Small-subunit ribosomal RNA, central domain from an uncultured bacterium, 352 nucleotides, folded computationally. Its mean pLDDT, the model's own confidence on a scale to 100, is 86. Its Rfam family is "Bacterial small subunit ribosomal RNA". The RNAcentral record of the full RNA draws on Greengenes.

[in-house]
Context: one part of a larger RNA
RNA sequence: CUGGGUGUAAAGGGGGCGCAGACGGCAAUGCAAGCCAGGAGUGAAAGCCCGGGGCCCAACCCCGGGACUGCUCUUGGAACUGCAUGGCUGGAGUACAGGAGGGGCAGGCGGAAUUCCUAGUGUAGCGGUGAAAUGCGUAGAUAUUAGGAGGAACACCGGUGGGCGAAGGCGGCGUGCUGGACGACGACUGACGCUGAGGCUCGAAAGCGUGGGGAGCAAACAGGAUUAGAUACCCUGGUAGUCCACGCCGUAAACGAUGAAUACCAGGUGUCGGCGGGCACGGCCCGCCCGGUGCUCGCAGCAAACGCAGUAAGUAUUCCGCCUGGGGAGUACGUUCGCAAGAAUGAAACUC
Numbered sequence: 001c002u003g004g005g006u007g008u009a010a011a012g013g014g015g016g017c018g019c020a021g022a023c024g025g026c027a028a029u030g031c032a033a034g035c036c037a038g039g040a041g042u043g044a045a046a047g048c049c050c051g052g053g054g055c056c057c058a059a060c061c062c063c064g065g066g067a068c069u070g071c072u073c074u075u076g077g078a079a080c081u082g083c084a085u086g087g088c089u090g091g092a093g094u095a096c097a098g099g100a101g102g103g104g105c106a107g108g109c110g111g112a113a114u115u116c117c118u119a120g121u122g123u124a125g126c127g128g129u130g131a132a133a134u135g136c137g138u139a140g141a142u143a144u145u146a147g148g149a150g151g152a153a154c155a156c157c158g159g160u161g162g163g164c165g166a167a168g169g170c171g172g173c174g175u176g177c178u179g180g181a182c183g184a185c186g187a188c189u190g191a192c193g194c195u196g197a198g199g200c201u202c203g204a205a206a207g208c209g210u211g212g213g214g215a216g217c218a219a220a221c222a223g224g225a226u227u228a229g230a231u232a233c234c235c236u237g238g239u240a241g242u243c244c245a246c247g248c249c250g251u252a253a254a255c256g257a258u259g260a261a262u263a264c265c266a267g268g269u270g271u272c273g274g275c276g277g278g279c280a281c282g283g284c285c286c287g288c289c290c291g292g293u294g295c296u297c298g299c300a301g302c303a304a305a306c307g308c309a310g311u312a313a314g315u316a317u318u319c320c321g322c323c324u325g326g327g328g329a330g331u332a333c334g335u336u337c338g339c340a341a342g343a344a345u346g347a348a349a350c351u352c
Base pairs, nucleotide, nucleotide: 003324004323005322006321007306008305012320014202015201016200017199021195023193025088026087028085029084030083031082033081034080035077036076037075038074039073040072041071042070048066049065050064051063052062053061054060091192092189093188094187098182103178104177105176106175108173109172110154115149116148117147118146119145120144121143125136126135163170164169207248208247209246210245211244212243216242217241221237222236223235224234259319260318261317262316263315264314267297268295269294270293271292272291273290274289275287276286277285278284279283301308302307325352326351327350334345335344336343337342
């Protein structure tokens, strides 16, 4: 390389958009590049294969045939691929009733709680733990009442697995702007599709830069305990940070450890949204009607087993990423990116 693989053994890119490329629905007509058939030329000899022969045999040599799977020209064919032309509506999309949703962005509002400040009541403790101590408190704490300040997060609803988003992720209330999905009708376009190397873009937390903000929490740090020690677990404090704006970083057990798309292949049972139908209509019931999301349900099938099982890890097709023994090593070197931290790409010697 071929092949075989990629949930857990090595292996699915963190996610999306998308240029090139690869692949691509139904029927018709034409062309003939691929394709198929016939013919011609060429495919040197030796070698190779088959048959025969010559050296005593063999190696070796000689003769005949085959083969040389290829290329070129030519005649014809038109199923499939391709190309061209004009069509079709089932794929895809657009429009037109609607209803659902923590989808995104901006600015506004609200209450509970913690902390701090001021004032009142009040007096000797409070706090904390396994037990304590550090700590706070007669300069009046803790507790309690009233008022004020400020920051961050939104209890219950809330869901035994609910909703939305491509992923990361998203939860107080109302407003504005805005993306997507679903669905009744079946009008319109007419293959406009799928995938996607590069590329562009989004991307938790931590971290970085500049400027704000800082209530609570809290790496580092300090003290108190514990202990043989205790650079920890427990306690009292506490700075970055956590929050906001703008700009970087680009990683993760970024997980369903399961790439995307399409079709097909028993059922059962929840739930969410819509639609249709029925009823003793605040609601309940039914539907092999559609879409989503579950089952520690389950058949066939698959699987090394575990298990998966219409949300496949089943049966197939298309396209992309990736794997090829362990360690060395996600290291070194080089390159690209980054302010840095570092990220991306990514070996070998040696060794088992």